A computed fold for a 75-nucleotide RNA from a Desulfuromonadales bacterium, annotated as c-di-GMP-I riboswitch aptamer.
RNA sequence: AUUUCUGAUUGCCAAACCUGUCGCGAGGCAGGGACGGAAAGCCGCGGAUCUCAUCGAGACAGCCGGGUUGCAUGU
Repeated sequence: AUUUCUGAUUGCCAAACCUGUCGCGAGGCAGGGACGGAAAGCCGCGGAUCUCAUCGAGACAGCCGGGUUGCAUGU
């Protein structure tokens, strides 16, 4: 350096819920919180689901698949 397998002690992320704020909405963001997580990092590309000022726009990466990058340990 590369490939494969395995892993969560330290460290990392943060569901429900609460508060504030933005949005018509699904939901987003910030703070608190901790059910969980090994990509629960990033990307709507396909499917599912959901929303609307409804037929073309949007939400969801913590639903499944795909792409891409990465941590620790062992060989």